[in-house]
RNA sequence: GGAGAAAGCCAGACGAUCGCCGGUCCAUGUCCUUGGACGGGAGGAAAGUCCGGGCUCCACAGGGCAGGAUGGUCCCUAACGGGGACCGGGGGUGACCCCAGGGAAAGUGCCACAGAGAGAAGACCGCCCGCCGGCACUCCGGUGACGGCGGGUAAGGGUGAAAGGGUGAGGUAAGAGCUCACCAGUGCCGGCGGCGACGCCGGCAGCUCGGUAAACCCCAUCCGGAGCAAGGCCAAAUAGGGGGGUGUUUGAGGACGGCCCGUCCGAAGCCCCCGGGUCAGGCCGCUUGAGGCCGUCGGCAACGGCGGUCCUAGAGGAAUGAUCGUCGCCCGGCAGUGGGCAACUGCUGUCGGGAACAGAACCCGGCUUAAGGUUUUCUUCGACC
RNA sequence: GCGCCACUAGCUCAGCUGGAUAGAGCGUCUGACUACGGAUCAGAAGGCCGGGAGUUCGAAUCUCUCGUGGCGCGCCA
Numbered sequence: 001g002g003a004g005a006a007a008g009c010c011a012g013a014c015g016a017u018c019g020c021c022g023g024u025c026c027a028u029g030u031c032c033u034u035g036g037a038c039g040g041g042a043g044g045a046a047a048g049u050c051c052g053g054g055c056u057c058c059a060c061a062g063g064g065c066a067g068g069a070u071g072g073u074c075c076c077u078a079a080c081g082g083g084g085a086c087c088g089g090g091g092g093u094g095a096c097c098c099c100a101g102g103g104a105a106a107g108u109g110c111c112a113c114a115g116a117g118a119g120a121a122g123a124c125c126g127c128c129c130g131c132c133g134g135c136a137c138u139c140c141g142g143u144g145a146c147g148g149c150g151g152g153u154a155a156g157g158g159u160g161a162a163a164g165g166g167u168g169a170g171g172u173a174a175g176a177g178c179u180c181a182c183c184a185g186u187g188c189c190g191g192c193g194g195c196g197a198c199g200c201c202g203g204c205a206g207c208u209c210g211g212u213a214a215a216c217c218c219c220a221u222c223c224g225g226a227g228c229a230a231g232g233c234c235a236a237a238u239a240g241g242g243g244g245g246u247g248u249u250u251g252a253g254g255a256c257g258g259c260c261c262g263u264c265c266g267a268a269g270c271c272c273c274c275g276g277g278u279c280a281g282g283c284c285g286c287u288u289g290a291g292g293c294c295g296u297c298g299g300c301a302a303c304g305g306c307g308g309u310c311c312u313a314g315a316g317g318a319a320u321g322a323u324c325g326u327c328g329c330c331c332g333g334c335a336g337u338g339g340g341c342a343a344c345u346g347c348u349g350u351c352g353g354g355a356a357c358a359g360a361a362c363c364c365g366g367c368u369u370a371a372g373g374u375u376u377u378c379u380u381c382g383a384c385c
Numbered sequence: 386g387c388g389c390c391a392c393u394a395g396c397u398c399a400g401c402u403g404g405a406u407a408g409a410g411c412g413u414c415u416g417a418c419u420a421c422g423g424a425u426c427a428g429a430a431g432g433c434c435g436g437g438a439g440u441u442c443g444a445a446u447c448u449c450u451c452g453u454g455g456c457g458c459g460c461c462a
Base pairs, nucleotide, nucleotide: 001381002380003379004378005377006376007375008374009373010372012327013326014325015324016323017322018321020041021040023038024037025036026035027034043357047368048367050366051365052364053363054362055227056226057225058224062261063260064259065258067223068222069221070220071219072086073085074084075083076082087101088099089098090097091096102218103217107216108215109212110211111210124157125156126153127152128151129150130149131148132147133146135144136143137142165183166182167181168180169179170178184208185207186205187204188203189202190201191200192199193198231284232283233282234281241274242273243272244271245270246269249267253265254264255263276461277460291310292309293308294307295306296305297304298303329354330353331352332351333350334349335348336347337346338345339344386458387457388456389455390454391453392452395411396410397409398408404442413429414428415427416426417425435451436450437449438448439447
């Protein structure tokens, strides 16, 4: 210097002028304006709305089926599909990174093309045996290749993404875990370590059993629904309209859900269509919260306990901006100067350029995506000394 | 704020119970016919199935994520 890996940090500062949106106070003003003072005014993602909770309403929030989600272990948390540590598997030379990581010996399905055979499978070529046929040779006992038929064989070839362990020996007509030794895997038993996932060691069993569950499914765990357009109060207006369906003790409808049951509510409405009004009125909910920062203690960590301190947007389709100056940051050029043997590099001045992604809408915890600059530590490669 | 749907050739659509070299119509281009044009006939080009990951032997099809576009939900009575 190139290429990377991990963990953080910042999101320009100050001043002047002109503005924008809330709040409090004062004045003006007379029926909704104007002016002044003080104080406040976006983010690390405010975003996507992908998860989880708080909060609010549904009388209670019960059971089952269906449906959805998740899936190594232990822990953290209000909760999570999030996070931390570890285990197992995979990738990378490495720093490190990735994993929807339960079950395929519970069952069913699928595995195109090719191939004989795609599942507890399969004889196409090959190898071997028997019988028959003609041919050749013959020491007349047979032998050899060829063809046909019947059978054995999963060693070898070939097909495929995938063909039912591997190497060697024995065995056999030829072969094969058929048998044996070793290796690999699986299952069972036992011991040791670990909270556990799991790891290590020993023994037994020839057990060698394909893949796919982001195919159906099985197992375990979790999930009542809706969402601030929740919900409450006040005010205004009309054609408080018309048509259809359904229902009143044999009970409609409701518990915002696909169905059933239970438990209730419910003595009259409810549902659909057409039309009308307000043209989406005002106030509350509304921002002090699982809150931020600092210190300390516990923990490997995520995080938790204790103490101190701070209060910091709450609007309408929506404000937080613009210009100038000075300083700071980054990049490039030029000039000067210093360090080093060198590769290389520091400082000063000056000129030019740059500063991204993006904008709160009830509030939090995450995830994901977008994107500029910078610091530290580490890895690897090359060159030079 | 909540719910739902669609992205395949220039345009409109098939294919989406995984097994292809992704099809069809219109359009475009070339040739034939014609004096020329249209119509007609014959032929050809044109796609990384919206982008990126993953599962699988194999993905337009299954899953996740991102992007773009579209639709429906207020209150009173």
This is a predicted complex of two RNAs, RNase P RNA and transfer RNA, with 462 nucleotides together. The prediction has a mean pLDDT of 76.